A computed fold for a 72-nucleotide RNA from a Candidatus Nealsoniibacteriota bacterium, annotated as transfer RNA. Its Rfam family is "tRNA". Rfam's curators write: Transfer RNA (tRNA) molecules are approximately 80 nucleotides in length. Its mean pLDDT, the model's own confidence on a scale to 100, is 84.
[in-house]
RNA sequence: GCCGGCGUAGCUCAGUGGUAGAGCAAAAUGUUCAUAACGUUGAGGUCACAGGUUCGAACCCUGUCGCCGGCA
Numbered sequence: 001g002c003c004g005g006c007g008u009a010g011c012u013c014a015g016u017g018g019u020a021g022a023g024c025a026a027a028a029u030g031u032u033c034a035u036a037a038c039g040u041u042g043a044g045g046u047c048a049c050a051g052g053u054u055c056g057a058a059c060c061c062u063g064u065c066g067c068c069g070g071c072a
Base pairs, nucleotide, nucleotide: 001071002070003069004068005067006066007065010024011023012022013021018055027041028040029039030038048064049063050062051061052060
């Protein structure tokens, strides 16, 4: 330099065009003399960034950035 994959909650990952989710973690609360464990509840997101297509984009297209792999 060329090609491919990935980027979504604090972490690990779903979601492939129609209101963004799960598990774990953290918080509050119940239980306990107290802690842990367990139960309950609510929160937490510019879907890497910019632009385009579309009535509508995390999802399709283009570019940029980062990580990983392959070729040279």